[in-house]
Molecule: small-subunit ribosomal RNA
Organism: metagenome
RNA sequence: AGAGUUUGAUCAUGGCUCAGGAUUAACGCUGGCGGCGUGCCUCAUACAUGCAAGUCGAGCGGGGUCUGUUGAAAGGAAGCUUCGGCCGAAUUUCUUCAGUACCUAGCGGCGAACGGGUGAGUAACACGUAGGAAACCUGCCCUCGAGUUCGGGACAACAUCGAGAAAUCGGUGCUAAAACCGGAUAUGACCACACUAUCGCAUGGUAGAGUGGUGAAAUGAGGCUUUCGGGCUAAGCUCGGGGAGGGUCCUGCGGCCCAUUAGCUAGUUGGUAGGGUAACGGCCUACCAAGGCGAUGAUGGGUAGCCGGCCUGAGAGGGUGAACGGCCACAUUGGGACUGAGACACGGCCCAGACUCCUACGGGAGGCAGCAGUAGGGAAUUUUGCGCAAUGGGCGAAAGCCUGACGCAGCGACGCCGCGUGAAGGAUGAAGGCCUUCGGGUCGUAAACUUCUGUCAGGGGGGACGAACUCCAUAAUCAUGAACAAUGUUUAUGGAUUGACGGUACUCCCAGAGGAAGCACCGGCUAAAUACGUGCCAGCAGCCGCGGUAAUACGUAUGGUGCAAGCGUUAUCCGGAAUCAUUGGGCGUAAAGGGGGCGUAGGCGGUUAUGUAAGUCAGAUGUGAAAACGCAGGGCUCAACCCGGCGCCUGCAUCUGAAACUGCAUGACUAGAGUACAGGAGAGGAAAGCGGAAUUCCCAGUGUAGCGGUGAAAUGCUUAGAUAUUGGGAAGAACACCGGUGGCGAAGGCGGCUUUCUGGACUGUUACUGACGCUGAGGCCCGAAAGCUAGGGUAGCGAACGGGAUUAGAUACCCCGGUAGUCCUAGCUGUAAACGUUGAAUACUAGGUGUCAGGGGCAUCGACCCCCCUGGUGCCGCAGUUAACGCAUUAAGUAUUCCGCCUGGGGACUACGGCCGCAAGGUUGAAACUCAAAGGAAUUGACGGGGGCCCGCACAGGCGGUGGAGCAUGUGGUUUAAUUCGAUGCAACGCGAAGAACCUUACCCAGGUUUGACAUCCUUGGACCGCCUAGGAAACUAGGUUUCCCUUCGGGGCCAAGUGACAGGUGCUGCAUGGCUGUCUUCAGCUCGUGUCGUGAGAUGUUGGGUUAAGUCCCGCAACGAGCGCAACCCCUGUCGUUAGUUACCAGCGAGUAAUGUCGGGCACUCUAACGAGACUGCCGGUGAUAAACCGGAGGAAGGUGGGGAUGACGUCAAGUCCUCAUGGCCUUUAUAUCUGGGGCUACACGCGUGCUACAAUGGAUGGUACAGAGGGCUGCGAAACCGCGAGGUGGAGCGAAUCUCUUAAAACCAUUCUCAGUUCGGAUUGCAGGCUGCAACUCGCCUGCAUGAAGUUGGAAUCGCUAGUAAUCGCAGAUCAGCACGCUGCGGCGAAUACGUUCUCGGGCCUUGUACACACCGCCCGUCACACCACCCGAGUUGGUUGCUCCCGAAGUCGCUGACCCAACCUGUCUAAGGAGGGAGGCGCCGAAGGAGUGGCUAGUAAGGGGGGUGAAGUCGUAACAAGGUA
Repeated sequence: AGAGUUUGAUCAUGGCUCAGGAUUAACGCUGGCGGCGUGCCUCAUACAUGCAAGUCGAGCGGGGUCUGUUGAAAGGAAGCUUCGGCCGAAUUUCUUCAGUACCUAGCGGCGAACGGGUGAGUAACACGUAGGAAACCUGCCCUCGAGUUCGGGACAACAUCGAGAAAUCGGUGCUAAAACCGGAUAUGACCACACUAUCGCAUGGUAGAGUGGUGAAAUGAGGCUUUCGGGCUAAGCUCGGGGAGGGUCCUGCGGCCCAUUAGCUAGUUGGUAGGGUAACGGCCUACCAAGGCGAUGAUGGGUAGCCGGCCUGAGAGGGUGAACGGCCACAUUGGGACUGAGACACGGCCCAGACUCCUACGGGAGGCAGCAGUAGGGAAUUUUGCGCAAUGGGCGAAAGCCUGACGCAGCGACGCCGCGUGAAGGAUGAAGGCCUUCGGGUCGUAAACUUCUGUCAGGGGGGACGAACUCCAUAAUCAUGAACAAUGUUUAUGGAUUGACGGUACUCCCAGAGGAAGCACCGGCUAAAUACGUGCCAGCAGCCGCGGUAAUACGUAUGGUGCAAGCGUUAUCCGGAAUCAUUGGGCGUAAAGGGGGCGUAGGCGGUUAUGUAAGUCAGAUGUGAAAACGCAGGGCUCAACCCGGCGCCUGCAUCUGAAACUGCAUGACUAGAGUACAGGAGAGGAAAGCGGAAUUCCCAGUGUAGCGGUGAAAUGCUUAGAUAUUGGGAAGAACACCGGUGGCGAAGGCGGCUUUCUGGACUGUUACUGACGCUGAGGCCCGAAAGCUAGGGUAGCGAACGGGAUUAGAUACCCCGGUAGUCCUAGCUGUAAACGUUGAAUACUAGGUGUCAGGGGCAUCGACCCCCCUGGUGCCGCAGUUAACGCAUUAAGUAUUCCGCCUGGGGACUACGGCCGCAAGGUUGAAACUCAAAGGAAUUGACGGGGGCCCGCACAGGCGGUGGAGCAUGUGGUUUAAUUCGAUGCAACGCGAAGAACCUUACCCAGGUUUGACAUCCUUGGACCGCCUAGGAAACUAGGUUUCCCUUCGGGGCCAAGUGACAGGUGCUGCAUGGCUGUCUUCAGCUCGUGUCGUGAGAUGUUGGGUUAAGUCCCGCAACGAGCGCAACCCCUGUCGUUAGUUACCAGCGAGUAAUGUCGGGCACUCUAACGAGACUGCCGGUGAUAAACCGGAGGAAGGUGGGGAUGACGUCAAGUCCUCAUGGCCUUUAUAUCUGGGGCUACACGCGUGCUACAAUGGAUGGUACAGAGGGCUGCGAAACCGCGAGGUGGAGCGAAUCUCUUAAAACCAUUCUCAGUUCGGAUUGCAGGCUGCAACUCGCCUGCAUGAAGUUGGAAUCGCUAGUAAUCGCAGAUCAGCACGCUGCGGCGAAUACGUUCUCGGGCCUUGUACACACCGCCCGUCACACCACCCGAGUUGGUUGCUCCCGAAGUCGCUGACCCAACCUGUCUAAGGAGGGAGGCGCCGAAGGAGUGGCUAGUAAGGGGGGUGAAGUCGUAACAAGGUA
């Protein structure tokens, strides 16, 4: 940094897709170790169990334990004993007192508002940032000041009685306090009054002194000391000032979507007064006023915790808000308050709802979004672990206790980072796998093997850091103090003690290469290919796309590539995407300029001066938390990770300054804009009136049979008199000529003439105003045609409709009619390809040339001509621009301002909703789903029922055929055991086949063979072959007979047997191929190099003007040249010459014969066959451009390529051929090979092609007489002669051939006959008899003779060949071949007609044009219908959710009122009764959650049925569009 994908190719537009990075991930395959992180994204679903908030006895009373003690009782060891007992310890129970011992249910204090979780709600001052509070609060903590006094009455615990299943509760009685209450004191504090100073942006603040009033406290058996008064000390307590930290309130600015949400608001906005709060405030109440918010988006709806940051990106941005950190909100759902410094409180309370549990049915209990864990949901997310050792928190004087915060461990490759799975040597390149052109290549130094090392894991030893604190002792220091008393601070020394992790990290030793590699991919993008299998199947696929028998794309294998303890896939985000474009896009034709104007808000705005300082710029200050990020360091062996420093945090605020530019204020100016004046131009608009031509109708005349209409007709009109024509009249609409890329208007639009009213523009000149301007969201007005409403009008035209044609049909095109409408008046509609497909305004940027309006200059008597200016309207064109086409002072150029609009195609100019409309409908305007394109410009082709030019037996003009008959032959079809196979429009069909009785032969039946009929190699043997006999249809088998050659002595040839490698295949694929061939086409074309033009595909050349058979030649030209084709060179033929002269020839000479070049001879001629000559538009005339060339002529055997042949460019048709041959792959191998006999390819209802013979007199028959050319011949041609009617036979001269032979050419010609008939035409068919070839003519040959004598009397639609020695006609020869020719290939004989011409048919060439075609018109493509699937809309309804309004009911609770009942503290009091003050229960009231009723809105699901839409290899009907697409 780009790439793939629209096309045959190109450029541009435009979407889709990919390569990168990231993740709280999941899934698949795989899995060695460690470190650091991280782990319910879904059901804010429900929760079993355990733990997560306690602590203080140095606040208090009590209870208990322990120790000691007093006493009592029990007890009875040891000892003594007179055995009666004595002494009586331990021990037990009770009891007294004490303890600097311990525990703690309760009262009390502090904490529980932190810490921890979650993201439901919230679009908000919730958050972020910057400020404000002169409108506030603040427990614990720090600091400063001042205090800490005198009293009082209770309530728990406890005791006792009682209720209850329980939870729990009630009565009575006792009691303490740092609990509660009262009094005193008051530097400060607060309140009131009046005052001074000072400060502030306002209300006001601060400070000070004065008077009056209000208001505190808590102590403790802590410690030391004491002269017993106290003093000191530590911890408290009270009132104040300040601080720190925390909180609350207010404000500016900032950050989501929808306008198919446009109006919202009644405590609403403000005021006054009051209440309330820590405090301001409609926060609340009463009264008064009627305000407040909103297109700079109110209100409503949807979605969402916000941020530091994180991911991505070059950045600007975009996305996101896990973990960590800050803030907010919530704690089963909803409501509420209490306590408190702080809560409307996650592990508190009350009420209501849902749910769960207990229950004795009366009533109770509960809240994991704390840590673990369970169920459920889900693609998916961990242990009911250890420890308070560290850090931090609560309480405490402290020890300490508590702490699922936290520190650790466990589980998971979930992520990042690190390490390992060995290293060096080792070629016979082992075995094996795979591939192979069979040679080899590759896995591959890879392995084995040798020598080493020792990370990790394993075993065994040692073994941490993290520990600092704390306590004790001693000493010192400082503070307090009278005190070297005590206490506290700080420090030193010594001692004691504390580790969950963990016997972990680390380290040493041992052994030993041992235990440790997978995953994805390999057609292009994208690094990496082969084989086999499969056969549009199975499958792959991110996009393009692979797969239909040779798949680098499926599956497997081998190999390779990439990454690696991971690798892939899926999902999501950014990037690439400049594909929403601020940076950084566009709108003539690709998507996109509003139909036009006026104008509101808004945006933007001329010259100049002064001021200001909002924007702007500069500096400074504050803030922008930490973490993160960047830089350079440090610590874990490195890294990840962690630590300290600096930077960054692009922002906001404040202060100071600058004054160019913008803004604002004031003043001035005239170039923008406007006004006045003078002119002329104009289909500009409105109204009224007038005019002529034409059409139609009516009346009348003339007149007669048609008119009209069309491609052709018909419907229609007309003898009731049309059409035509003449005259008169009526009516409506439109205004010929002028008329013009002329004019006017904002656009739509405007056209006879006159008048009236009226808008705008232009030109000219001065004067005036003094920026008054431009644009313009909403808004308002105008707005073709069609359409609508009401009323008129209606000549012509004319949707609908009727009829006639056309047609397969024709609801069309054509024709005859014809209603709405078209016209007018008044209204509505508001759209068009409303287009220059080009918004408005201003300025600038070469020109040329028309035209309209006006003016000026020169000149003139005047008018022209000529020159110049302004405004409009056209064309051409430079620079520039554009994807190109094109635009180009009338910009699509260069710039500025403002508005509108676009963001792939379809769905969709649609749906729903809103607004407008009488309706029709208009406007605004989506989504689901679906495709990988859709579209623009230009290029090359191809095509056109587009155009131009030209050619061809292409048509036309002619001659003869085919199509009808019979036969032959090929083919289709059918049949068959088989009828082998191929060829199938032209370009298959007398084709492969230049010749199927066997063979051929590939097919069928039957019988055989299996290393084979044929080739090579190996082993063994020696013959083999032939002949005879037997079997058999034959192949073959069995038997008999007979029996080698060469040699360098190694062996070889030949034959047989055996063995396996292999042979063989006319089996498949001509769509795997070579070669060969057909066709367009013997058409004139097809290309290249260099140059030039174009962004490019490409163009140019090769087009143009002529000409030619020809891209043949000439000229011109940004082309100049060249190649393959054309032509020529080659062959035959036509004339002549030279040479040569046998087998050809014979003029002259001689000889001979019945006759013949027969003989001698000759080479003159013919001829033969070799070499030459000749023809080149060379010459003349004309035409043409002075060219090329054409026309005519001369000469010439031949004249413009003399005639014929060979020769076939680039390419097209996947044309034909695997059955000529060759060949890849596949298939077969006792058969798809091979041998043999027989059969078939020859069948026969029929269709078609190609031929032959005819239908007759230009003929048939009979007889006679002539004249060729070119070929063939030894397994051959075969003469003469003889036989046969004949086919033929006998015969065997001659000839390997200019000698002999095939070989009599036939038509022709001369005679005779037939006389128009199914015949003396025609010969099919059939019978008989023969001949020939051949092993063999039955299936199935050819020929002959005799007999037989079919169809057929010139052929429908249609169609073929031929332009001169041609057609037509006549015979001859040859190849193949034993035989078989109507076919094929050649040869000669005789020998025409016609071509005006290029309109039409077919084919072709060149140029041009259109195109939506490129598989290229046999193309493309549209709509209905039918079928399947999908999403959507409507829908009688129905079921949810949410929300508004109205009403009812009204819990808890605050507040208010009341309070006859109740009450310890204070007061009065006779000190008790009573009363008072004050408080409470209860009651009432306002508000009030849930609930109920009713009625609306929005939204989601579902639904009979209805509607269109999309998609779907081969359905139906037509053919609408693309070419003039056949009606543009």